Molecule: transfer RNA
Organism: Patescibacteria group bacterium
RNA sequence: GCACCCAUGGCUUAAUGGACAAAGCACUUGAUUGCGGAUCAAGAGAUUAGAGGUUCGAGUCCUCUUGGGUGCG
Numbered sequence: 001g002c003a004c005c006c007a008u009g010g011c012u013u014a015a016u017g018g019a020c021a022a023a024g025c026a027c028u029u030g031a032u033u034g035c036g037g038a039u040c041a042a043g044a045g046a047u048u049a050g051a052g053g054u055u056c057g058a059g060u061c062c063u064c065u066u067g068g069g070u071g072c073g
Stems, first nucleotide, its partner, number of pairs: 001072007010025004018056001027043005049065005
């Protein structure tokens, strides 16, 4: 330099172009406990990497950029 793949709560992953983006762990509060842990109940937390486009409608499709990874030279 060229090609391909990935980017979604703090972390790990879901989500057929269609209702308020779902879950586990972690976190906060409460119950329980002598205290903790475990368990149970509730809660908060996402400009879906950035910009533009297509569409009635985009996390999803297209283009560019950024970051990471793999292969080739």